[in-house]
RNA sequence: GCGCCUAUAGCUCAGUCUGGUAGAGCGCGGUUCUUAUACAGCCGUGGUCCCUGGUUCAAAUCCAGGUGGGCGCA
Numbered sequence: 001g002c003g004c005c006u007a008u009a010g011c012u013c014a015g016u017c018u019g020g021u022a023g024a025g026c027g028c029g030g031u032u033c034u035u036a037u038a039c040a041g042c043c044g045u046g047g048u049c050c051c052u053g054g055u056u057c058a059a060a061u062c063c064a065g066g067u068g069g070g071c072g073c074a
Base pairs, nucleotide, nucleotide: 001073002072003071004070005069006068007067010026011025012024013023020057027045028044029043030042031041032040050066051065052064053063054062
C1' cells in the first nucleotide's frame, strides 16, 4: 500500500441480511430470607448504537467518507 472482519448498557454479546417501541446475561441499588454474610426470590437501575454527512415519513440497520481495533496479502 491492498483486501476482509469489527465498534450497541460498567463488562460479554444479540439485534443489521428483510429500515418501524433498542434488548439478554452478568454487574450495580433496594428488599425478603439469615445472628451476620453468601446463595436464592422479588422490585428497580441501565445507551449521543465510534464520528461526520446523505437517502427516507422513519436509520443501530441502507449509502459515502473518516477514526479506533483485529486478521490476511505484499
Transfer RNA from a Minisyncoccota bacterium, 74 nucleotides, folded computationally. It matches the Rfam family "tRNA".